[in-house]
Molecule: transfer RNA
Organism: Deltaproteobacteria bacterium
RNA sequence: UGGGCUGUGGUCGAAUUGGCAAGACGUCGGGUUCUGGCCCCGAAGGUUCUAGGUUCGAGUCCUAGCAGCCCAACCA
Numbered sequence: 001u002g003g004g005c006u007g008u009g010g011u012c013g014a015a016u017u018g019g020c021a022a023g024a025c026g027u028c029g030g031g032u033u034c035u036g037g038c039c040c041c042g043a044a045g046g047u048u049c050u051a052g053g054u055u056c057g058a059g060u061c062c063u064a065g066c067a068g069c070c071c072a073a074c075c076a
Base pairs, nucleotide, nucleotide: 001072002071003070004069005068006067007066010025011024012023019056027043028042029041030040031039049065050064051063052062053061
C1' cells in the first nucleotide's frame, strides 16, 4: 500500500425476505438457608463503532471513515 472478515447492554452472543433488538453470564432487590454458595422469583441496564444516504420503515441495504484481526505486497 492492496484485499478479506468482524464491530449489537459490563462480558459473550441471536435477530426470516428491511417491520418497534432474543438468550446466557454478571449486577441489583427479594425468597430459601444459622451464614455463604447452589437453587427459585423479580428488576435495571442498548445513541446496534462513527457520519451521511436510500426507504413509510434500517442491527440488516448503499457510500465514506474509525478500530481490531487475517492474507498478500513493500522496506530492512